This is a predicted structure of a 178-nucleotide RNA (Lysine riboswitch aptamer) from Alteribacter aurantiacus DSM 18675.
The source organism's lineage runs through Bacteria, Bacilli, Caryophanales, Alteribacter and Alteribacter aurantiacus.
The prediction has a mean pLDDT of 78.
RNA sequence: UCAUGAGGUAGAGGAGCAAAAAGAAUGAGUAAGCUGUCCGAGUGUUGGAGCACGGUGACGACAGUGGAAAGGUCAAUUUGCCGAAGAAAGAUGAAAACUCCAUCGUUUUAUCUUUCUGGGGUGUUGUUGAAAAAACAACGCACUGUCACUACAUUAGUAGUGGAGCACUAUCCGGAUG
Numbered sequence: 001u002c003a004u005g006a007g008g009u010a011g012a013g014g015a016g017c018a019a020a021a022a023g024a025a026u027g028a029g030u031a032a033g034c035u036g037u038c039c040g041a042g043u044g045u046u047g048g049a050g051c052a053c054g055g056u057g058a059c060g061a062c063a064g065u066g067g068a069a070a071g072g073u074c075a076a077u078u079u080g081c082c083g084a085a086g087a088a089a090g091a092u093g094a095a096a097a098c099u100c101c102a103u104c105g106u107u108u109u110a111u112c113u114u115u116c117u118g119g120g121g122u123g124u125u126g127u128u129g130a131a132a133a134a135a136c137a138a139c140g141c142a143c144u145g146u147c148a149c150u151a152c153a154u155u156a157g158u159a160g161u162g163g164a165g166c167a168c169u170a171u172c173c174g175g176a177u178g
Base pairs, nucleotide, nucleotide: 001176002175005173007172008171009170010169011168014082016081017080018079019078020077023074024073033065034064035063036062037061038060042053043052044051046102047101048100049099050098085117086116087115088114089113090112091111092110093109094108095107096106118144119143121141122140123139124138125137126136127135128134146163147162148161149160150159151158152157
């Protein structure tokens, strides 16, 4: 100098990502419990068996009394970090709803594989949610970081177009040549 590599190490993006304990608001005057009235036979997630409760009125509805909690959120602190993290599909496992079996239906959670998303903000729609909070997804809007190309400039910039994190920057190692 050239080519090459998801090789090693260290970094950058900024309203950057995630987690933890404490606190606060919301949840909510909601749920449980208790009392009264009405209904009238089953109720306890689905099926079977059992167990418990139930005409001394269960379940359910209305009224009164009573009065929480979890998840999610908030600003700061601490910790770990820059595919940080998130989502979808599939597989495997664990837990919950009285016990066992069946079912794998619902919810929560962990690991692995594959695919997608550079990042935060914001609008619309949808899902979840108590929610006009928030999260997630799709489509848009401008912004921002990075690289490539083009044009201008000449001091590390400006503008336009485009790509993606298996990226980008710096450096080391390995190959060839001088």